[in-house]
Context: one part of a larger RNA
RNA sequence: GAGUGAAUGCUGGCGGCGUGCCUAACACAUGCAAGUCGAACGGAGAGAAGGCGGAGUUUACUUUGCCGGAACUUAGUGGCGGACGGGUGAGUAACGCGUGGGUAACCUGGCCAUAAAACAGGGACAACCCUUGGAAACGAGGGCUAAUACCAGAUAAUCUUCCGAAGUGGCAUCACUAGGGAAGGAAAGGCGGCCUCUGAACAUGCUGCCGAUUAUGGAUGGACCCGCGUCUGAUUAGCUAGUUGGUGGGGUAAAAGCCUACCAAGGCGACGAUCAGUAGCCGGCCUGAGAGGGCGAACGGCCACACUGGGACUGAGACACGGCCCAGACUCCUACGGGAGGCAGCAGUGGGGAAUCUUCCGCAAUGGACGAAAGUCUGACGGAGCAACGCCGCGUGUAUGAAGAAGGCCUUCGGGUUGUAAAAUACUGUCUUUGGGGAAGAAAAAGCUCUAUGUAAAUAGCGUAGAGAAGUGACGGUACCCAAAGAGGAAGCCCCGGCUAACUACGUGCCAGCAGCCGCGGUAAUACGUAGGGGGCGAGCGUUGUUC
Numbered sequence: 001g002a003g004u005g006a007a008u009g010c011u012g013g014c015g016g017c018g019u020g021c022c023u024a025a026c027a028c029a030u031g032c033a034a035g036u037c038g039a040a041c042g043g044a045g046a047g048a049a050g051g052c053g054g055a056g057u058u059u060a061c062u063u064u065g066c067c068g069g070a071a072c073u074u075a076g077u078g079g080c081g082g083a084c085g086g087g088u089g090a091g092u093a094a095c096g097c098g099u100g101g102g103u104a105a106c107c108u109g110g111c112c113a114u115a116a117a118a119c120a121g122g123g124a125c126a127a128c129c130c131u132u133g134g135a136a137a138c139g140a141g142g143g144c145u146a147a148u149a150c151c152a153g154a155u156a157a158u159c160u161u162c163c164g165a166a167g168u169g170g171c172a173u174c175a176c177u178a179g180g181g182a183a184g185g186a187a188a189g190g191c192g193g194c195c196u197c198u199g200a201a202c203a204u205g206c207u208g209c210c211g212a213u214u215a216u217g218g219a220u221g222g223a224c225c226c227g228c229g230u231c232u233g234a235u236u237a238g239c240u241a242g243u244u245g246g247u248g249g250g251g252u253a254a255a256a257g258c259c260u261a262c263c264a265a266g267g268c269g270a271c272g273a274u275c276a277g278u279a280g281c282c283g284g285c286c287u288g289a290g291a292g293g294g295c296g297a298a299c300g301g302c303c304a305c306a307c308u309g310g311g312a313c314u315g316a317g318a319c320a321c322g323g324c325c326c327a328g329a330c331u332c333c334u335a336c337g338g339g340a341g342g343c344a345g346c347a348g349u350g351g352g353g354a355a356u357c358u359u360c361c362g363c364a365a366u367g368g369a370c371g372a373a374a375g376u377c378u379g380a381c382g383g384a385g386c387a388a389c390g391c392c393g394c395g396u397g398u399a400u401g402a403a404g405a406a407g408g409c410c411u412u413c414g415g416g417u418u419g420u421a422a423a424a425u426a427c428u429g430u431c432u433u434u435g436g437g438g439a440a441g442a443a444a445a446a447g448c449u450c451u452a453u454g455u456a457a458a459u460a461g462c463g464u465a466g467a468g469a470a471g472u473g474a475c476g477g478u479a480c481c482c483a484a485a486g487a488g489g490a491a492g493c494c495c496c497g498g499c500u501a502a503c504u505a506c507g508u509g510c511c512a513g514c515a516g517c518c519g520c521g522g523u524a525a526u527a528c529g530u531a532g533g534g535g536g537c538g539a540g541c542g543u544u545g546u547u548c
Stems, first nucleotide, its partner, number of pairs: 001548004006544005013394006019387002021352001026350003030347003035080003040077002043074003050067008087305003096230008106222002111218006119153001121151002128143006159184005166177004189210006231277003238268003243265008280302004284295004307328005330341004358384001360383003366380001367378004397427004407418004431489001432485006448468008492537005497518003503532005513520002
């Protein structure tokens, strides 16, 4: 000099864009942060139109009973999603990360393409009803029932496994291709539209959409392996028994001591093993002419973790932050028998600390989950709030103005300086305040209507394309614009001995004090304190910490 997630002292007008617990991965009150689908299913609630009947009268109205079931709601079964998104950096010196390769050793829900298939049965369990236990959390027994829930059967190749043999290729095991044989493995329906044919049921017919099954390929995401790189200490020199290798077996999506039995005795190490300390890694950020050094906040990629430790279940995917089980510590409820909980999600509280924000608004946009859709959910996100924490921009007025006013300070008492500074005069209106108007853009889609076209028997329906009307904004009555008012409401901080731009007076008297270094102060101190003056920067200016 530059930088900073900064802190601190004095000061402080506005706006834009960013940033904001670096410490206790300490403990957490309260609310919210992951649901959705009734077009998978049986119920339940509530119930419009309409129909039949009764009563009253004004004879087309009121009231009422029964039937009826549209639209609606949803506890349960079921499906998909809760493995994404969001947080944190504890652990980890490791194939964790970075980079470059490999898998003749692998998996992949949803999505895309292609091909096939979509047949036909059965038995349950919730909900519900009955009985019953418990303070609660939550159960127990009996009975009924549906499904795209569950189970068995049939069918199926370019699937899987096995057998035998041929060809081609390769890198040992092998890989690929053609043909043959054996065994094995699927499924689910839902919602519309139509009545031409058959037919007279509203369908078992025709047609469409959605969903579901199998296989292959793709895409995406993941798994594993290897080369190289990745902090400090030798005042850590030896380390290792599943240890190193082999065989058999097991195991996984998959190679492998990954596990196991047996056999062999290996494997690593001064090119630093082992041990100890420290640490998430990177893109990057800061500094520097560069080489290098330091850092890893925010944003992006990867990893790890979710009260502490362990475990598996479900699933395409987890050993799973807002799932389950066990143990532990802690907190809470209890009728003392027993139960409940996990903010390193968003806010917020206590505590720790030099120190770090609102218990805000909205799903309007973008994105995500579910749904055919309407839509629902979304503390992701979009916004607003607080903080000079940072960067950037603007303002605190402009012009004229010498009697060089008054006052202050200095003085050689002549004067000098503050100083065009002020006053005064004439203006301006950024910002501010008040009043009024008030967006553009973020909004275009979906849905609705119409048209064309494809499918179709069809002018239904559905798909695609086009057109049209209506309508959707948290921010926000914000930005912005107009009008009015009035210089009014808006300047400080540090320094002035040298380094280093800027000097005098008084006070003090090695005292009080200053100080980054050199050093000042013991009676004329440009170095302490105050004043006047001056210098620097400016809504900031100094100080402290820290990095180069």
RNAcentral holds the full RNA, with entries from ENA and SILVA. This is a predicted structure of a 548-nucleotide part of an RNA (small-subunit ribosomal RNA, 5' domain) from an uncultured Spirochaetales bacterium.